RNA sequence: GGGCAAUUAGCUCAGUUGGUUAGAGCGCAUCAUUGACGUUGAUGAGGUCAGAAGUUCGACUCUUCUAUUGCCCA
Repeated sequence: GGGCAAUUAGCUCAGUUGGUUAGAGCGCAUCAUUGACGUUGAUGAGGUCAGAAGUUCGACUCUUCUAUUGCCCA
């Protein structure tokens, strides 16, 4: 220098080929349970979907550029 893949909650990840309000597990907070902790149950908080632009009535999803990480080629 060229190519491919990934980027979504604090962590690990889904999101079915564009369409209702973006979800799960773990973690965190509160409450119940316990003498207390843990376990279990209930409720809740937490997201600019890496950034920007474009296409579209409508974008996490499609296109382009940028950034970061990993792999391959030279």